A computed fold for a 544-nucleotide part of an RNA from Candidatus Methanogasteraceae archaeon UBA261, annotated as large-subunit ribosomal RNA, domain I. It was read from a public genome assembly. The source organism's lineage runs through Archaea, Methanobacteriati, Methanobacteriota, Methanosarcinales and Candidatus Methanogasteraceae. Its Rfam family is "Archaeal large subunit ribosomal RNA".
Context: one part of a larger RNA
RNA sequence: CCAUCUGGUGAAUAGUUCGGCUCAAGUGCCUACGAAGGACGUGCCAAGCUGCGAUAAGCCUCGGCGAGGUGCAUGGAACCAUUGAACCGAGGAUCUCCGAAUGAGACUUCUUGAUGCGACGCGAGUCGUAUCGAUCCUUCGGGAUCGGGAACGCUCCGAAUUGAAACAUCUUAGUAGGGGCAGGAAAAGAAAUCAAUUGAGAUGCUGUGAGUAACGGCGAGUAAAAACAGCAGAGUUCAAACCGAAUCUUUCCUUGAGAGAGGCGAGACAUGUGGUGUUGUGAGGCAGAUCAUAUACGGUCCGGACCAGUGAAGUCAAACUCAUCUGGAAUGUUGGGCUACAGAGCGUGAUAGCCGCGUAGACGUAAACUGGUGGACUGUGAUCUGAUCCUCGAGUACCGUGGGUCGGAAAUCCCGCGGAAAUCUGGGAGACAUCAACUUCCAAAACUAAAUACAACUUGAGACCGAUAGCAGAGUAGUACCGUGAGGGAAAACUGAAAAGCAUCCAAAAGAUGGAGGUGCAAAGUGCUUGAAACCAGAUGGUG
Numbered sequence: 001c002c003a004u005c006u007g008g009u010g011a012a013u014a015g016u017u018c019g020g021c022u023c024a025a026g027u028g029c030c031u032a033c034g035a036a037g038g039a040c041g042u043g044c045c046a047a048g049c050u051g052c053g054a055u056a057a058g059c060c061u062c063g064g065c066g067a068g069g070u071g072c073a074u075g076g077a078a079c080c081a082u083u084g085a086a087c088c089g090a091g092g093a094u095c096u097c098c099g100a101a102u103g104a105g106a107c108u109u110c111u112u113g114a115u116g117c118g119a120c121g122c123g124a125g126u127c128g129u130a131u132c133g134a135u136c137c138u139u140c141g142g143g144a145u146c147g148g149g150a151a152c153g154c155u156c157c158g159a160a161u162u163g164a165a166a167c168a169u170c171u172u173a174g175u176a177g178g179g180g181c182a183g184g185a186a187a188a189g190a191a192a193u194c195a196a197u198u199g200a201g202a203u204g205c206u207g208u209g210a211g212u213a214a215c216g217g218c219g220a221g222u223a224a225a226a227a228c229a230g231c232a233g234a235g236u237u238c239a240a241a242c243c244g245a246a247u248c249u250u251u252c253c254u255u256g257a258g259a260g261a262g263g264c265g266a267g268a269c270a271u272g273u274g275g276u277g278u279u280g281u282g283a284g285g286c287a288g289a290u291c292a293u294a295u296a297c298g299g300u301c302c303g304g305a306c307c308a309g310u311g312a313a314g315u316c317a318a319a320c321u322c323a324u325c326u327g328g329a330a331u332g333u334u335g336g337g338c339u340a341c342a343g344a345g346c347g348u349g350a351u352a353g354c355c356g357c358g359u360a361g362a363c364g365u366a367a368a369c370u371g372g373u374g375g376a377c378u379g380u381g382a383u384c385u386g387a388u389c390c391u392c393g394a395g396u397a398c399c400g401u402g403g404g405u406c407g408g409a410a411a412u413c414c415c416g417c418g419g420a421a422a423u424c425u426g427g428g429a430g431a432c433a434u435c436a437a438c439u440u441c442c443a444a445a446a447c448u449a450a451a452u453a454c455a456a457c458u459u460g461a462g463a464c465c466g467a468u469a470g471c472a473g474a475g476u477a478g479u480a481c482c483g484u485g486a487g488g489g490a491a492a493a494c495u496g497a498a499a500a501g502c503a504u505c506c507a508a509a510a511g512a513u514g515g516a517g518g519u520g521c522a523a524a525g526u527g528c529u530u531g532a533a534a535c536c537a538g539a540u541g542g543u544g
Base pairs, nucleotide, nucleotide: 001542002541003540004539005538006537007536008535014529015494016493019465020464021462022461023460024459025458026457028454029148030147037098038097039096040053041052042051044076045075048072049071059092060091061090062089063088064087068080069079070078103112104111105110113132114131115130116129117128118127119126120125133146134145135144136143137142152183153181154180155179156178157177163170167217193200194199204231205230206229207228214222215221235447236446237445238393242275243274246273247268248267249266250265252263253262254261255260280424282392283391284390285389286386287385288384289383290382291381296380297379298378299377300376301375302374306372307371308370309369310368314363315362316361320336321352322335323334325332337354338353339343345357346356347355398419399418400417401416402415403414404413426442427441428440429439430438481488482487501528504516505515506514507513
């Protein structure tokens, strides 16, 4: 040096999984009655996590369960429990300090004040408790708001890298990012809409139309709508004309279980409460006429009593633990039997329908909810005729001009400045302007469920991953650690069926450790399943 073998080191591989990932369904706001999030405490011994809050791993009541229990957490001690503990569910009590943080002031999660009341003290005073924030509203009694929330929504501001093979219009893109606001969804929404000579009939979402029409240094690129097919479907209220207080709120009193009803007073309200009325084959008012009508039908609310359903923890739930063999162990082998509306699954000393938990199926119920019965308040016409009269949303429609934006081109939508209508014999639109005709609709006021988005939370599933994978995180993980800070950000799973976790002896330093010995199927020996390779050592053989 080579080969083989025996060990060590190392932690790959195989197997496993109290964790992830994805999809689906359900659910969807919390907060001055002090949230979300933290700090500090709290245990017999207590560093971390979890729970809880000076009543502090807990207190009370009710329900469930039924023998053990005092969290993770396997030790010692002391206790609790069939007079029902622990545990599970529902409701309640307590709930330090910071935090919107709210008596004042600080960020040292701390300091300190006023007023009322109470306790103690001879007194000075101490302790406890309640109130004391701002803005807006107010009937002056009081009330509302502030902050948080994973993504989703509306709205206001708003880039650049990039592409155009350079770059400036353009594109990236109304994206990223920032501000404000809301909800369980938000937004939109009942035609001054489309269409095209036939017609449709609010909005939203999906497919198609279509990468089409259109825009575009007509470059790069951008990019609709109608129509059709689906999902879902729902429509309403004012202003005005006319009438003119006929209206509403409320301390208090009476009454009722309550919703409410009645009454005195006070207040709101003529700058209009209430009634009427709400549309385009024009409608309404006003005037007149005819018909209909309530023990009806609808809306909102109440829950004392009754009925039904949903509904927490939970309950019941079939059939071998028969023989034989192997084995440490039977769920395996062979033989015999049973059950199935249950042969999903998991566990049990190897592979179990019949051992355990479960499963199919069936049952039960507090709070609460839903429906019915019951009760309270409240609302509800239709048609016809009409000469004249009244009303139908103004710095609005529209025009000019300058910008932004859009597919919107002459013809999107919005904004600034200037000009500026009509009134039913009216007005807008129909993708250039004007005129005529035709078609269609009625702006300048408001509300509106569902279909849609998201996935924080709950449940279920998977031809998803299986510890360098899958979330960054299967363990005290946004932890340790790094950074002044914004911020960055790990590693780390597995003894065995059962601790039976090696008594005792020998050597050694009363050591580490080794040997003998014991446990166990097996040392698998808390550096523990398997235990590859690199790497290290030794032994044997070969070569020199």